[in-house]
RNA sequence: GCCCCUGUAGCUCAGUCGGAUAGAGCGCUGGCCUCCGAAGCCGGAAGCGGGCGUUCGAGUCGCCCCAGGGGCA
Numbered sequence: 001g002c003c004c005c006u007g008u009a010g011c012u013c014a015g016u017c018g019g020a021u022a023g024a025g026c027g028c029u030g031g032c033c034u035c036c037g038a039a040g041c042c043g044g045a046a047g048c049g050g051g052c053g054u055u056c057g058a059g060u061c062g063c064c065c066c067a068g069g070g071g072c073a
Base pairs, nucleotide, nucleotide: 001072002071003070004069005068006067007066010026011025012024013023019056028044029043030042031041032040049065050064051063052062053061
């Protein structure tokens, strides 16, 4: 330098040819329970790497950039 893959919540991941409210587990947190905890039950906060574009509509498509990984030279 060229090519490929990945980037979604604090962490690990889902998200069906673009469709209405973006989910799960763990963790965090409030309550119930308990003598106090743990466990259990109920609830809550928290996210699409950044920008531009296409579209009625983008986590999903296109372009550029950033970060990580791999391959070739």